[in-house]
């Protein structure tokens, strides 16, 4: 100088005016004190707590996950390891089970694309034809050949030597491959030996295998509870004031003693109306509501994720939704001047903002700090 990985901060301070809880004082109005967004509060993508509903058990369907081992309340997260790929390296990335259960797919090009195929080629040993007395030569008819060319993402192992008429795992060496054997490892897997080739690709195609999964969500749920309307039960006759009287009571005045039907009247019944009570629900209020798989430090176990123990701390709870505004100083960014020190102007100054609570993942983020490592 160029990089890799991990952790952290992400304006400070003072004054003043407000907002939402809490505590104290006060009959009250109010006064005083103290607290008040994040590393992602975001996306709502996974997992759990909590709540209600459903649920004997088992299976099918459906969805998800998918190398191995561990961590965890749980996970699609994390840690360690294996394998493959990239990088000189520190490191980074990977839907990474099964193609020897079955079904299926492969555009275009190409002769041929799945129990292979002869387009250009090579050979023509053997048989055939022709020439030649013969040795032999020629043709390329039968036939042989997947070595070379060409097409393709892919052409039925690769490279080399031998071999052959030309060729071919036909033979050999190395590599690849393998439902073989042994060794190491809990395992994924690795190594050695053996086997001459059977075996193409795609499962982010159906499928097979293993494991997991009931649904809805704090607008969950619980409690209190108006007005109006509707439901159920009981009742429908007196009552207030003044005067007289020892009292019982009497008198006067006010309000009310309801309506309809069952042919008329009384009782009774029904309906309406009125009064009281009961129960359900709505508005509204309270709760759930923040002390929790909590945070910090130390120590022990573990490679690590993490776990055990001890000590200390309390850290927002709003609810159409508070956590804000202004000003000064310091800090920071941008621009200009200057060799520099610095000076001037300018910008409120990254992404963003709790909503029942946690664990993750992903995404956004001006500027800055620290540590380890590589070239």
């Nucleotide at each position: 100088g160029a990089g890799u990985c991990g952790g952290c901060c992400g304006g400070g301070u003072a004054a003043u005016c407000g907002c939402u809880g809490c505590c104290g004082c006060g009959c009250a109005a109010g006064c005083g004190g103290g607290a008040g967004a994040g590393g992602a509060a975001a996306g709502u993508c996974c997992g759990g707590g909590c709540u209600c509903c459903a649920u004997u058990g088992g299976g099918c369907a459906g969805a998800g996950u998918g190398c191995c081992a561990g961590g965890u309340a749980a996970c699609g997260c994390c840690u360690g390891g294996g394998c493959g790929g990239c990088g000189c390296g520190a490191g980074c990335c990977g839907a990474c089970g099964g193609a020897a259960a079955g079904u299926g797919c492969a555009a275009c090009a190409g002769a041929g694309a799945g129990c292979a195929a002869a387009c250009c080629g090579c050979c023509g040993a053997u048989g055939g034809c022709c020439c030649g007395c013969a040795a032999g030569g020629g043709c390329a008819c039968a036939g042989g050949c997947a070595a070379g060319g060409g097409u393709g993402a892919a052409a039925c192992g690769g490279u080399g030597c031998g071999g052959u008429a030309a060729g071919a795992g036909c033979g050999c060496a190395c590599c690849a491959c393998g439902a073989g054997u042994c060794u190491g490892g809990c395992a994924a897997c690795a190594g050695a030996c053996c086997g001459g080739u059977a075996c193409g690709g795609c499962a982010a195609a159906c499928c097979c295998c293993a494991c997991u999964c009931g649904g809805a969500g704090c607008a969950a749920g619980a409690c209190c509870a108006a007005a109006u309307a509707g439901g159920g039960a009981a009742g429908g006759a007196g009552u207030g004031g003044c005067g007289c009287g020892c009292a019982a009571g009497c008198g006067c005045c006010g309000c009310g003693a309801c309506a309809c039907g069952c042919g008329g009247c009384c009782c009774g019944c029904g309906u309406g109306c009125c009064u009281u009570c009961c129960g359900g629900g709505u508005a509204g209020g309270u709760u759930g509501c923040u002390g929790g798989a909590g945070c910090g430090c130390g120590u022990c176990g573990g490679u690590g994720a993490c776990g055990g123990c001890g000590c200390g701390c309390c850290u927002a709870g709003a609810g159409g939704a508070a956590u804000g505004g202004u000003u000064g100083c310091c800090g920071g960014g941008g621009c200009g001047c200057g060799c520099a020190a610095g000076c001037g102007c300018u910008c409120g100054c990254a992404c963003a903002g709790a909503a029942c609570c946690c664990g993750g993942c992903u995404u956004a983020c001006a500027g800055g700090c620290c540590g380890a490592c590589u070239c």
Molecule: Bacterial RNase P class A
Organism: uncultured Solimonas sp.